The part of an RNA shown here (small-subunit ribosomal RNA, central domain) has 347 nucleotides and comes from Acanthosepion pharaonis. Lineage of the source: Eukaryota > Protostomia > Spiralia > Cephalopoda > Acanthosepion. Model confidence (mean pLDDT): 82 of 100.
[in-house]
Context: one part of a larger RNA
RNA sequence: CUGGGCGUAAAGCGUGCGUAGGCGGUUAUGUAAGACAGAGGUGAAAUCACGGGCUCAACUCCAGAACUGCCUUUGUGACUGCAUCAACUAGAUCGGGAGGGGUCAGUGGAAUUCCGAGUGUAGCGGUGAAAUGCGUAGAUAUUCGGAGGAACACCGGUGGCGAAGGCGACCUGCUGGACUGGUACUGACGCUGAGGCGCGAAAGCGUGGGGAGCAAACAGGAUUAGAUACCCUGGUAGUCCACGCCGUAAACGAUGUCAACUGGUUGUUGGGCAUUGGUUUUCUCAGGUAACGCAGCUAACGCGUUAAGUAUCCCGCCUGGGGAGUACGGUCGCAAGAUUGAAACUC
Numbered sequence: 001c002u003g004g005g006c007g008u009a010a011a012g013c014g015u016g017c018g019u020a021g022g023c024g025g026u027u028a029u030g031u032a033a034g035a036c037a038g039a040g041g042u043g044a045a046a047u048c049a050c051g052g053g054c055u056c057a058a059c060u061c062c063a064g065a066a067c068u069g070c071c072u073u074u075g076u077g078a079c080u081g082c083a084u085c086a087a088c089u090a091g092a093u094c095g096g097g098a099g100g101g102g103u104c105a106g107u108g109g110a111a112u113u114c115c116g117a118g119u120g121u122a123g124c125g126g127u128g129a130a131a132u133g134c135g136u137a138g139a140u141a142u143u144c145g146g147a148g149g150a151a152c153a154c155c156g157g158u159g160g161c162g163a164a165g166g167c168g169a170c171c172u173g174c175u176g177g178a179c180u181g182g183u184a185c186u187g188a189c190g191c192u193g194a195g196g197c198g199c200g201a202a203a204g205c206g207u208g209g210g211g212a213g214c215a216a217a218c219a220g221g222a223u224u225a226g227a228u229a230c231c232c233u234g235g236u237a238g239u240c241c242a243c244g245c246c247g248u249a250a251a252c253g254a255u256g257u258c259a260a261c262u263g264g265u266u267g268u269u270g271g272g273c274a275u276u277g278g279u280u281u282u283c284u285c286a287g288g289u290a291a292c293g294c295a296g297c298u299a300a301c302g303c304g305u306u307a308a309g310u311a312u313c314c315c316g317c318c319u320g321g322g323g324a325g326u327a328c329g330g331u332c333g334c335a336a337g338a339u340u341g342a343a344a345c346u347c
Base pairs, nucleotide, nucleotide: 004318005317006316007301008300012315014199015198016197017196021192022191023190026086028084029083030082031081033080034079035076036075037074038073039072040071041070042069048064051061052060053059090186091185092183093182094181095180096179101175102174103173106170107169108152113147114146115145116144117143118142119141123134124133160167161166204245205244206243207242208241209240213239214238218234219233220232221231256314260310261309264292265291266290267289268288269287271285272284274282296303297302320347321346322345329340330339331338332337
């Protein structure tokens, strides 16, 4: 390489948009590039195989097969391509309802902390038990007032939305997508996607703000043989905001994307049609999200119309363990580092 694979054994890029490329629905006609069939030419010799000759063998002779290829020519028109013509999916537009989808600005209440004032007196706090700590300079508790920052209890749900990361108080503006019902229009305009471009939790970095609570580091008290920990009292970066970087996660459904086909049952969510007959129930269709389960698949576990079933297209990735996601080089980054990514050696 081939072959075989990628939920858990090695293996699906974190996720989307999209260039080249690859692949591509139905019918008819033409063409003959691919394809298929026939014929011809060429495809050196040796090698290979049959038989023969040197007493055998090596060696050698004859005729043969093969050389799976290339070229020319004749034909076929199923399939692919190309050209022309006609009908469906997807797109467009109008209406409707659902939603923590995004972003900007504003507003609200509960709680913690701090400050001021009142009442009030000796403890509070903390733990397995304590101590450090706070408190007669009046704490804790309680009442009133104020400041400030962060997060939004209940609703809340194997509920919703988003490509993923993720998104939860209320209200306004701007804005993306999906679903659903209808309509005249376009008529394969599609799928995937190497490179490329965008987005991308937390932590971290830069500049400037902010800082209530929490809290790496750090300090003290305990525990212990020790205790650079677990527990306690404090506490700085950070957590928050704006702008710019970083580009990684068990970024997980450990399951790439799109479309097709293949029994069912139960719940939930969003719409629609009809019925009912007094606004709720039943039936049906479709978009999601779950539980169970037939066939089938699987090494088993399990998956099972949301497939890990049945087949196709395209992309990514794997090839014994360690060395090692390391070294070196390249690219990117302010740095931290990221990305690409070996070998010797060893079992």